About this RNA:
Predicted 3D model of a 691-nucleotide part of an RNA (large-subunit ribosomal RNA, domain II) from a soil metagenome. It matches the Rfam family "Bacterial large subunit ribosomal RNA". The coordinates come from a structure-prediction model, not an experiment, and the mean pLDDT is 84.
Context: one part of a larger RNA
RNA sequence: UCCGGCGAGUUACUGAUCACGUGCAGGUUAAGGCCCUCAGGGCCGGAGCCAGAGCGAAAGCGAGUCUGAACAGGGCGCACGUACGUGGUCGUAGACCCGAAGCCGUGGCGAUCUACCCUUGAGCAGGUUGAAGCCGCCGUAACAGGCGGUGGAGGACCGAACCGAUGUGGGUUGAAAACCGCUCGGAUGACUUGAGGGUAGGGGUGAAAGGCCAAUCAAGCUCGGAGAUAGCUGGUUCUCCCCGAAAUAUAUUUUGGUAUAGCCUCGGAAAAUGAGUUCCUGGGAGGUAGAGCUACUGGAUGGGUCCGGGCUCCGUAAGGAGUACCACCCCCAACCAAACUCCGAAUGCCCAAGGAAUGCUGUCCGGGAGGCAGUCGCGGUGCGCUAAUGUACCGCGGCGAGAGGGAAAGAACCCAGAACGACUGCUAAGGCCCCGGAGUGGUGGCUCAGUGUAGCAAAGGAUGUGAUUGUGCUGUGACAACUGGGAGGUUGGCUUAGAAGCAGCCAUUCCUUUAAAGAGUGCGUAAUAGCUCACCAGUCCAGCGCGAUUGCGCCGAUAAUGGUCGGGACUUAAGCCACCCGCCGAAGCAUCGUCUUUGCACGCAAGUGCAAGGGGUAGGGGAGCGUUCCCAUAGCGAUGAAGCCGCGGCGGAAGCCUUGCGGUGGAGCGGUGGGAAGUGAGGAUGCCGGA
Numbered sequence: 001u002c003c004g005g006c007g008a009g010u011u012a013c014u015g016a017u018c019a020c021g022u023g024c025a026g027g028u029u030a031a032g033g034c035c036c037u038c039a040g041g042g043c044c045g046g047a048g049c050c051a052g053a054g055c056g057a058a059a060g061c062g063a064g065u066c067u068g069a070a071c072a073g074g075g076c077g078c079a080c081g082u083a084c085g086u087g088g089u090c091g092u093a094g095a096c097c098c099g100a101a102g103c104c105g106u107g108g109c110g111a112u113c114u115a116c117c118c119u120u121g122a123g124c125a126g127g128u129u130g131a132a133g134c135c136g137c138c139g140u141a142a143c144a145g146g147c148g149g150u151g152g153a154g155g156a157c158c159g160a161a162c163c164g165a166u167g168u169g170g171g172u173u174g175a176a177a178a179c180c181g182c183u184c185g186g187a188u189g190a191c192u193u194g195a196g197g198g199u200a201g202g203g204g205u206g207a208a209a210g211g212c213c214a215a216u217c218a219a220g221c222u223c224g225g226a227g228a229u230a231g232c233u234g235g236u237u238c239u240c241c242c243c244g245a246a247a248u249a250u251a252u253u254u255u256g257g258u259a260u261a262g263c264c265u266c267g268g269a270a271a272a273u274g275a276g277u278u279c280c281u282g283g284g285a286g287g288u289a290g291a292g293c294u295a296c297u298g299g300a301u302g303g304g305u306c307c308g309g310g311c312u313c314c315g316u317a318a319g320g321a322g323u324a325c326c327a328c329c330c331c332c333a334a335c336c337a338a339a340c341u342c343c344g345a346a347u348g349c350c351c352a353a354g355g356a357a358u359g360c361u362g363u364c365c366g367g368g369a370g371g372c373a374g375u376c377g378c379g380g381u382g383c384g385c386u387a388a389u390g391u392a393c394c395g396c397g398g399c400g401a402g403a404g405g406g407a408a409a410g411a412a413c414c415c416a417g418a419a420c421g422a423c424u425g426c427u428a429a430g431g432c433c434c435c436g437g438a439g440u441g442g443u444g445g446c447u448c449a450g451u452g453u454a455g456c457a458a459a460g461g462a463u464g465u466g467a468u469u470g471u472g473c474u475g476u477g478a479c480a481a482c483u484g485g486g487a488g489g490u491u492g493g494c495u496u497a498g499a500a501g502c503a504g505c506c507a508u509u510c511c512u513u514u515a516a517a518g519a520g521u522g523c524g525u526a527a528u529a530g531c532u533c534a535c536c537a538g539u540c541c542a543g544c545g546c547g548a549u550u551g552c553g554c555c556g557a558u559a560a561u562g563g564u565c566g567g568g569a570c571u572u573a574a575g576c577c578a579c580c581c582g583c584c585g586a587a588g589c590a591u592c593g594u595c596u597u598u599g600c601a602c603g604c605a606a607g608u609g610c611a612a613g614g615g616g617u618a619g620g621g622g623a624g625c626g627u628u629c630c631c632a633u634a635g636c637g638a639u640g641a642a643g644c645c646g647c648g649g650c651g652g653a654a655g656c657c658u659u660g661c662g663g664u665g666g667a668g669c670g671g672u673g674g675g676a677a678g679u680g681a682g683g684a685u686g687c688c689g690g691a
Stems, first nucleotide, its partner, number of pairs: 001691006011093003015090010026050003032044005054061002064076004096235002099232001103225003107222003115199009124189001126158003129154001133150006162186003167182004201217001203213003238624006248261005263370001264368006274360001276358005281352004290343001291341002297337003301333004308326002310323005374399010404415003419594004424590003430584003433568003439581001441580006452570002460555002464552010481539005487512003492506003518533001522531002595614008625680001627677007635669002643664005648657003
């Protein structure tokens, strides 16, 4: 992992409540007793219970009563029976099943591991050092002291056994639930070790690590309380039909729980001259968007004017003068605001006694829920960075609980809401060169960048190219090119070593000759020189220059394994912008057949017809299938029961075949009407067995 079996809403209560059924109108018996055809039934038994009147704390009063001064108002009352049965839900019980870590017990078992202690034994190769004491000699007044020997001390030294475990390599489903190799510490001691014995669970023992107490220790193991508790996780078994949510508000030692309300479902009731919804008409409240501010409250820029202030100067002071400083008020111009408003929409909201449409959707009462983790898109906002598949709120749509077509692929985007069937048709979004169903469709433009063809880019830059438009020059010859000229006063003045058009400063940048020529546009020189430009003439001959708006393109353009429009591929397009015709395309719509729900009509019923419906998670409601056993009843079976294998048939499904066939098997089976449940398996890291 697979297969088989087992495996989860049960039962009790003269419990609560609601629905349905049956009996009675007041209902009903309990314990117990008697009888019988004895798992049962019948008859007694009225104790008790519920109802029959309520209100008040009570005294009490009573269809009323309480409050109260009240004959006021207000509160609660003035019809809803009872017993049994069945079902839904709730309560109390383990209460749908499995699952803790834990807690407790004057229950028990453990010191053969390990900690410490007691008793009695055992072990420690070899080598080294050489304390005290003693002896001798020297020495001292005597001591002290020195030297040599002897001696053999030590939690002494080196190092096996033995005890340990520093570093590292291996091992890590190991050879091993702590090991192996190398290395390392102690090794006469607070040493190691054998045997026997002692201390026990809030207890022991501990040179103390919360260590150890049998591979278990911040309280051992085992049994019991015990089915502890688990607002948590997982699992919860047949079918079809109808409806169908929520992820919100309030409260919560509450935020992953729960309660009440909102939203779903089922039953009942009132209402049809009625509620609901949508539209039209009419009426109404409002302060948002926008706008405005000399209409307030605040903010805020420039200018003018100027009260006041600062600074400077004169003055002993009083006072005066100046000011390119600050600046109230006022004026001009232009602004800003969620917590500003002189104004002020569109929508939305409210009302109706009006009109139209729809057709029970609305309201009330009662039974049952689920749900209170939401999420994306678009619009309006707060927070954030006018960040986030961010977060919070409001409105709408979807997903959730929604299949189908499109977007290559995709919960949420676009189209569209799937009862079933069809070798039928029309369309939506989106498409129509090939992959690929349908146009290599038409007309007019644009693009040369493979821009683009279904993700995406800025500031900025540029004689890309199309369109529109403004303005200037131009056959009295423009623009470009070429040829020639481009002069004189003068080297203007100043400055400077020099400054001559061309370092710099100044200027009334002037005058002359001219077709034209600056007191000079750039290069250049130390300064001159030289080259050139403006400007003029000639040659040439038709358009040339500068802006503005706009379409499509270009650069800007960088990410890690080989690239991408889905791919191929595409250039008067298969790209882009317009207009037009046709076609394809879905579970949409239509057509035909079938099933089913609800309503209406007809009918005694079965049913028939018509109309409108039938996506669906949590969940509510309805109808069925199957399993085991029991009662009743008609049956089958050795001429072969059940079970198993193969085939055939039937039903809308669960399933069925007592209208079947063959094989195996070898003794029971099941139809119909009822009843009762240990009643349906794929899931629970499910349990047991097998492969």